[in-house]
Description:
Predicted 3D model of a 141-nucleotide RNA (SAM riboswitch aptamer (S box leader)) from Gelidibacter mesophilus DSM 14095. It matches the Rfam family "SAM riboswitch aptamer (S box leader)". From the family's description: The SAM riboswitch is found upstream of a number of genes which code for proteins involved in methionine or cysteine biosynthesis in Gram-positive bacteria. The model forms 97% of the base pairs in the Rfam consensus. Lineage of the source: Bacteria > Flavobacteriales > Flavobacteriaceae > Gelidibacter > Gelidibacter mesophilus. The coordinates come from a structure-prediction model, not an experiment, and the mean pLDDT is 75.

RNA sequence: UUGUUAUCACGAAAGGCAGAGGGAUUAGACCCGUUGAAGCCUUAGCAACCCUUAAAAUUUCUGCCACGGCAGAAAUCUUGGUAAGAAGGUGCUAAAUUCUACUUUAUGCUGAAUUGAUUUCAGGAUUUAGACAGAUAACCA
Numbered sequence: 001u002u003g004u005u006a007u008c009a010c011g012a013a014a015g016g017c018a019g020a021g022g023g024a025u026u027a028g029a030c031c032c033g034u035u036g037a038a039g040c041c042u043u044a045g046c047a048a049c050c051c052u053u054a055a056a057a058u059u060u061c062u063g064c065c066a067c068g069g070c071a072g073a074a075a076u077c078u079u080g081g082u083a084a085g086a087a088g089g090u091g092c093u094a095a096a097u098u099c100u101a102c103u104u105u106a107u108g109c110u111g112a113a114u115u116g117a118u119u120u121c122a123g124g125a126u127u128u129a130g131a132c133a134g135a136u137a138a139c140c141a
Stems, first nucleotide, its partner, number of pairs: 001141001003139006013043005021032003026101004044093003049089002051085004057076008097133001102130002106126002109123005
């Protein structure tokens, strides 16, 4: 760096150095910032991806049996899931990944055409689901 999988509306900040930008990228909107941005360092915290333990499940073995099962032991490479923990590897500690953009569901609104009723088209608003992009972790190359 590419790929695969999972997650992304929860949560958690103080101090020091520094000195004007920052919120990934493009555009728009909206925010944060000299009452101190980015960045670096220290300490603290959050979370539970990797991790640890337990149970469950599966497999194997042994024993018992009324032959339906029951009990004990061991293992778990892989998949999915439950509970607890936090030593370590990462990550994170404004706002939903700050919001919108592309496709799509539903419901109003506006305009145009048309009809006996109506229906169709266009625009825009709210909204549902997804895609793209991105971030993080684990694994692979």